[in-house]
RNA sequence: UACUUAUAAAGAAAGGUGGAGGGACUGGCCCUUAGAAACCUUGGCAACCUUUCGGUUAAAUAACUGAUUUCGGUGCCAAAUCCUAUUUCGCGAAAUGCGAAAGAAGAUAAGUA
Numbered sequence: 001u002a003c004u005u006a007u008a009a010a011g012a013a014a015g016g017u018g019g020a021g022g023g024a025c026u027g028g029c030c031c032u033u034a035g036a037a038a039c040c041u042u043g044g045c046a047a048c049c050u051u052u053c054g055g056u057u058a059a060a061u062a063a064c065u066g067a068u069u070u071c072g073g074u075g076c077c078a079a080a081u082c083c084u085a086u087u088u089c090g091c092g093a094a095a096u097g098c099g100a101a102a103g104a105a106g107a108u109a110a111g112u113a
Base pairs, nucleotide, nucleotide: 001113002112003111004110005109006108007107013042014041015040016039017038021031022030023029027083028082043077044076045075048073049072052067053066054065055064056063057062081105086102087101088100089099090098091097
């Protein structure tokens, strides 16, 4: 980097350095000098993989599943993935409007190349 699978309206911030941007991209809307990004320290959330202890099935390897956060690997800690974009359906006189479904894209994890 590509592909596959899974997940998402829940949850969780203080300090230091820094000094103007940030929220992927479009259009919005928002955050930010009452201090953005980035980096560091400490803390926390979560439970994808791992570990630990159970349950079910199975002859067994094992599969599925619950709990926990004890150990380790990641991730995350404004706003639904902040909303949205494409298609279809419904409402509507109509909209760039409202609602619903599917999808795309991105993110994270695990696996493969």

Description
This is a predicted structure of a 113-nucleotide RNA (SAM riboswitch aptamer (S box leader)) from a Crocinitomicaceae bacterium. Rfam family: SAM riboswitch aptamer (S box leader). From the family's description: The SAM riboswitch is found upstream of a number of genes which code for proteins involved in methionine or cysteine biosynthesis in Gram-positive bacteria. The sequence was found by an Rfam model in a public genome assembly. The coordinates come from a structure-prediction model, not an experiment, and the mean pLDDT is 79.